[in-house]
Context: one part of a larger RNA
RNA sequence: GCCAGGUUAAGGAAUUAGGCAAAUUAAUACCGUAACUUCGGGAUAAGGUAUGCCGCUUGUACGUGAAGCCCCUGCGGGUGGAGCGGAAGGCGGUCACAGCAAAGAGGCGGUAGCGACUGUUUACCAAAAACACAGGACUCUGCAAAGGCGCAAGCCGACGUAUAGGGUCUGACGCCUGCCCGGUGCCGGAAGGUUAAGAGGAGCUGUCAGCGCAAGCAAAGCAGUCAAUCGAAGCCCCGGUAAACGGCGGCCGUAACUAUAACGGUCCUAAGGUAGCGAAAUUCCUUGUCGGGUAAGUUCCGACCUGCACGAAUGGCGUAACGACUUCCGCGCUGUCUCAACCUGGUACUCA
Numbered sequence: 001g002c003c004a005g006g007u008u009a010a011g012g013a014a015u016u017a018g019g020c021a022a023a024u025u026a027a028u029a030c031c032g033u034a035a036c037u038u039c040g041g042g043a044u045a046a047g048g049u050a051u052g053c054c055g056c057u058u059g060u061a062c063g064u065g066a067a068g069c070c071c072c073u074g075c076g077g078g079u080g081g082a083g084c085g086g087a088a089g090g091c092g093g094u095c096a097c098a099g100c101a102a103a104g105a106g107g108c109g110g111u112a113g114c115g116a117c118u119g120u121u122u123a124c125c126a127a128a129a130a131c132a133c134a135g136g137a138c139u140c141u142g143c144a145a146a147g148g149c150g151c152a153a154g155c156c157g158a159c160g161u162a163u164a165g166g167g168u169c170u171g172a173c174g175c176c177u178g179c180c181c182g183g184u185g186c187c188g189g190a191a192g193g194u195u196a197a198g199a200g201g202a203g204c205u206g207u208c209a210g211c212g213c214a215a216g217c218a219a220a221g222c223a224g225u226c227a228a229u230c231g232a233a234g235c236c237c238c239g240g241u242a243a244a245c246g247g248c249g250g251c252c253g254u255a256a257c258u259a260u261a262a263c264g265g266u267c268c269u270a271a272g273g274u275a276g277c278g279a280a281a282u283u284c285c286u287u288g289u290c291g292g293g294u295a296a297g298u299u300c301c302g303a304c305c306u307g308c309a310c311g312a313a314u315g316g317c318g319u320a321a322c323g324a325c326u327u328c329c330g331c332g333c334u335g336u337c338u339c340a341a342c343c344u345g346g347u348a349c350u351c352a
Base pairs, nucleotide, nucleotide: 001347002346003345004344005343006342007341008340010338011337014336019333027051028050029049030048031047036041038172052094053093054092055091056090057089062085063084064083068079069078070077071076095099107331108330109329110328112326113325114323115322119131120130135170136169137168138167139166140165141164147156148155149154173318174317175316176315178248179247180246183245184244185241186240187239188238189237192236193235194234198230199229203225204224205223206222207221210217211216249267250266251265252264253263276310277307288304289303290302291301292300
């Protein structure tokens, strides 16, 4: 010097990214206990008081229940009270600095954010606001179900049957969940357009009997090629559907101070963001502005709205309870610090 512990004057978070670490608190009984609330909770809320030993009450209350006796014949019942165990409270006394004398044993409160909750997770850097969750919704599935595994046999679903099973999204509860179907998807439609294999075989070509003086023409057959025409689903097309994927405007003017614009004009769109919320886990400018808290506050809380770029089951806004979650504040407490000191054990180091 380092590691693990112990103690510390005065101050008490001034330390620090942050009270990290440490300290405080702690048992039992009694008193007492706020906002808020889903009336269960919150709550051990908070905050207090008592606690040893001795005597008296008193070997009391209470517990257990032997012998004996009675009824009875069952490891039965009743009576009986011996013996054993043995409080709490009250009154009085007594000792110490100190009586849950040691050990073990919640620090508390307030404001916000997120997630309802108990749970689950990155075995070995992440425990969370992530996952799950009851609850909600959409959708598929009529049973040889849909869906899944398998080449198949076969199996799961299920020895279930739409109050069932599968998929997707949301995520307790409360109040709610607006507009857009133009694009994409899905569902429905079938008149028309397009359209495959296949059907169909016109025409053309090769070959050849035959005809022709020749050039050449050329039936049938055998081959090659092949037009029209007929031919489903799909696509085009016509509708529906957003708790399907998704989307939810711009410019200009206008009120008797100014400012602003309930109002008007115009362009575009499928429709132009409703309720609620809003510098937010979202706000760039930004430490926005105002208020609160501090002597002083880029954080925090309450407002404002100019939302760069919130917004309604990729859910919106609230919410009691809950949280080894995140933020801010207060009380208590402390070697975190001002600022360091000493002690115990170990290690490093020096010598042997």
Background
The part of an RNA shown here (large-subunit ribosomal RNA, domain IV) has 352 nucleotides and comes from a Myxococcota bacterium. Lineage of the source: Bacteria > Pseudomonadati > Myxococcota. Its mean pLDDT, the model's own confidence on a scale to 100, is 89.